[in-house]
Context: one part of a larger RNA
Formats: sequence, structure tokens, C1' cells
RNA sequence: CUGGGCGUAAAGGGUGCGUAGGCGGUCGCGCAAGUCUGAUGUGAAAUCUUCACCACUCAACGGGAAGAGGUCAUUGGAAACUGCACGACUUGAGUUUGGUAGAGGCUAGCGGAAUUCCUGGUGUAGCGGUGGAAUGUGUAGAUAUCAGGAAGAACACCUGUGGCGAAGGCGGCUAGCUGGGCCAAUACUGACGCUGAGGCACGAAAGCGUGGGGAGCAAACGGGAUUAGAUACCCCGGUAGUCCACGCCGUAAACGGUGCACACUAGGUGUGGGGGGAUAUCGACCCCCUCCGUGCCGACGUUAACACAUUAAGUGUGCCGCCUGGGGAGUACGGCCGCAAGGUUGAAACUC
Repeated sequence: CUGGGCGUAAAGGGUGCGUAGGCGGUCGCGCAAGUCUGAUGUGAAAUCUUCACCACUCAACGGGAAGAGGUCAUUGGAAACUGCACGACUUGAGUUUGGUAGAGGCUAGCGGAAUUCCUGGUGUAGCGGUGGAAUGUGUAGAUAUCAGGAAGAACACCUGUGGCGAAGGCGGCUAGCUGGGCCAAUACUGACGCUGAGGCACGAAAGCGUGGGGAGCAAACGGGAUUAGAUACCCCGGUAGUCCACGCCGUAAACGGUGCACACUAGGUGUGGGGGGAUAUCGACCCCCUCCGUGCCGACGUUAACACAUUAAGUGUGCCGCCUGGGGAGUACGGCCGCAAGGUUGAAACUC
């Protein structure tokens, strides 16, 4: 470079915003860069193709003739498509108005249950723990129970293949600030779009820095058991940490193991949000239609199979990322980033 691929065989970037670039709706007119075409010039020889040619007995080799061979140059023409310029359009995109659901985010305040600790009352010999025990705890009065107080953390039921968010993720209540979505309606802008190398931002848990906090839980650690041993599983303790503020880290089975956008291609059934209709009237239920989301089943089609199947892994288009036998190895070296831990980029020898 080319081909084939990326749910599970190697392979979708953790997620978004967006730069360059690539790609780009409908109609009209023009230009002629791409595109197509005529002419002229050139594209050395050898090489390549063709020959009923010449010549070594043939062939190869050699000689000859014709042809091929180019992002080529100059010039003339065509205008469908791409491009460029101008004008127009509304279906893509966006804005507007009115509604609407939600654990979306941030900040502050508040609440009850539970747990532990402290104080006091009642009360007495155990409690706790296990497969069974022991360590532990208790006559300096525990466990149990009642009253009062303190602290920190998490929010039972509601709770739902329910909801929201780009992903990570988000769950007591109230208020304030704030992002996005969906539906209906008309009006407006007039292609303003899609993707996105670099870049920037966000990014669970653990970990790191400084300061606070510390109830419960609990790496490490100590002890008791178990065992041949037991650096474990079980038990009694227990420090970092878990929590808060600010600053780092930048990873994950960051998973739907499935990049994003758009279009098209049978249905059935549940569920969340909105709108409309019908039921003699209004409202609710039921029923019907429709848009958006989220599940299950399933035709065509796809698939190695499993399975996927309008939420595609079907049929297509655009753009990005990635793969190319196993081990060595996500290692070494170097670069960049980081306080460190380490992250990121990422080989080779050798070996099967």
C1' cells in the first nucleotide's frame, strides 16, 4: 500500500465537546479545476506483447516490423456528475411559544430508624462467638432492659429488566442555583449539517498531598481456632482507609465485552413519559391512533455456531478508532505526564 475483519475467535478509543481534515439536502443559472473527448508533440535503447518476417538444422539467443507502456505537455471541444461562484427553497439542523416526567448536577438546612460510646435507674452471673471451641468481655456489676445525652456514617418500606445522565454514575425530606430530554403548536432562520487525527474537559474504586473528622466496617497487623502445615477460609480485636474541604492520580470485566450519525426493511406483547380520538355530555377507567424511551418474543435477512433481529449483529452511506499466529510483553529502551505509586506511547533477540 492492498485485502479481509473487530458481540463471544486478534480487534470499538472509558465518555463527551470540538480544531484541521474527510463527507454533505432540493431547484435554477454560470465557470470549466476534477471528469470525458479530438488533434499535435513527446514517452531513448534494452525490457514486454504480436508476427505468416530474417537468421544459427529447430528453440532459446540474435535481427526486423508493428503495438503496448504516461497523475505527461500544448491546444480545441462537451457540461451529466464532483468542485467553484451567484440566486432561490424547506424536508436536515436550529430558534420561538405552551406544556410535561425524572435518584441529572451543585449548595445549604432539616428528619427518623439503627449502631457505638457516655451518664443514671432496674437487675445478677454470666455474656459473646462457633461445625464445635477458644481468644475476648463480666462481681471494679457485664449481657438484658428503661431513661437521658453525644458522635459519625448510611438513608429500610416506596423500589419497578421503573426513571435520569455523554460516560463514570445518581436514591430520606425541604429550599435555592443550574444542565439536558420529551410532547403539542404555529411562526422564524435558511444547509447553519455528520464525523472528528491532534487538542481540551469529564472520568468508579483504590492510591497520593495538606488540613479536618472517625460511629460502624475494615487491607496491614496481633491473638484464638482449623490443619501435616494454614503467612488463608471461621472467631476475638484492630491501624491506614472508608467521610468532609482543596489539590493530584487517569486506571477498570470503564461491558451491551456491540464507535457515532442518517436512511430503509413483517409483526406480537409488557412497561415509563407526552399528545390526539372514541365511549349520547364532562372527568376517570377501558378501547383506538400517534411520537419518544425501555424490556421480552419473533418473520425476512444475517451468523462458524451461539445468537442478533425497527434499541440489528439485517440492507446501505459518511467519518473516526482498532486487529493481522502463541509466548517473550503491555515487558525493555527512549519520549511525554505524575509528589510518588505509576500511567501513556511501545519494540527486539530468542522460542513454539
Predicted 3D model of a 352-nucleotide part of an RNA (small-subunit ribosomal RNA, central domain) from a metagenome. The coordinates come from a structure-prediction model, not an experiment, and the mean pLDDT is 88. Rfam family: Bacterial small subunit ribosomal RNA. Gene Ontology terms of the family: structural constituent of ribosome and ribosome.